The RNA shown here (transfer RNA) has 73 nucleotides and comes from Candidatus Berkelbacteria bacterium RIFOXYA2_FULL_43_10.
Its Rfam family is "tRNA". Gene Ontology term of the family: triplet codon-amino acid adaptor activity.
[in-house]
RNA sequence: GGGGUCGUAGUGUAGCGGUUAUCACGUCUCCCUGUCACGGAGAAGAUCGCCGGUUCGAAUCCGGUCGACCCCG
Repeated sequence: GGGGUCGUAGUGUAGCGGUUAUCACGUCUCCCUGUCACGGAGAAGAUCGCCGGUUCGAAUCCGGUCGACCCCG
């Protein structure tokens, strides 16, 4: 330099172009308990790497770009 896969809450993940972006762990509050842990109920937290395009509508499709990993030279 060329090609491929991936990028979504703090972490790991799901998500046939269409309602309010899913779940688990973690965090916080309450209940439970003599206390902690376990268990139960609830809450906050991601404008989907960034920019642009297509579309009535984009996390999803297209182009560019940045980053991680792999392959080729």